RNA sequence: UUCUUAUCAAGAGAGACGGAGGGACUGGCCCUACGAUGUCUCAGCAACCAGCCGAAUGGCCGUGGUGCUAAUUCCAGGAGAUGCAUAUGCAUCUCAAGAUGAGAG
Numbered sequence: 001u002u003c004u005u006a007u008c009a010a011g012a013g014a015g016a017c018g019g020a021g022g023g024a025c026u027g028g029c030c031c032u033a034c035g036a037u038g039u040c041u042c043a044g045c046a047a048c049c050a051g052c053c054g055a056a057u058g059g060c061c062g063u064g065g066u067g068c069u070a071a072u073u074c075c076a077g078g079a080g081a082u083g084c085a086u087a088u089g090c091a092u093c094u095c096a097a098g099a100u101g102a103g104a105g
Base pairs, nucleotide, nucleotide: 001105002104003103004102005101006100007099008098013042014041015040016039017038021031022030023029025077026076027075028074043069044068045067048065049064050063051060052059053058073097078095079094080093081092082091083090084089
């Protein structure tokens, strides 16, 4: 980096360093010198993989590998279906996009 697949309405923050941007992209909206993003330390959440039990859908654990700890993936956005309304719309669902895990290349 590509493909396959699962999940995404819940949950969980302090300190140090350092100084201006950040929330993927675009628009909105928001966070931010009462110090963001980032890095490190410690703490925590969750339970995808590993581990343990089981014939099995599954259950247990939190020891190891990841992940995560503002706002639903912050909201909408591109394609389609359905329902309602009907010039332009609204709602729901599916896919796409994105993030993370696992497997494969």

SAM riboswitch aptamer (S box leader) from Sporosarcina aquimarina, 105 nucleotides, folded computationally. Model confidence (mean pLDDT): 84 of 100. Of the family's consensus pairs, 97% are formed in the model.